RNA sequence: UAAUUGAAUAGGCAAAUUACUUGAAAAAGUGAGACGCAAAGCUAAAGGGGCUAAAUCCGUACGGGUAUGCCAGCCAGUUGCAAUC
Numbered sequence: 001u002a003a004u005u006g007a008a009u010a011g012g013c014a015a016a017u018u019a020c021u022u023g024a025a026a027a028a029g030u031g032a033g034a035c036g037c038a039a040a041g042c043u044a045a046a047g048g049g050g051c052u053a054a055a056u057c058c059g060u061a062c063g064g065g066u067a068u069g070c071c072a073g074c075c076a077g078u079u080g081c082a083a084u085c
Stems, first nucleotide, its partner, number of pairs: 004083003012037002017032006035073001041078003047075002049071003056065004
């Protein structure tokens, strides 16, 4: 340095739920809370996949299509801590 691993040391993040706020919604922020996570760090027209549909289009008329909105704790790309051999 790389690979492997997460035993040990020092730590980190924070699901569901919930209060308030923003938003058309998906969802996000802050607080409480811990299901879990060796990347549950970062990246959303570098890639795949997924969610929503305000506006807008279509229609047999209350359904359908579409992202410029959103998800990285779906895959992926990329960066990183510790130690063993």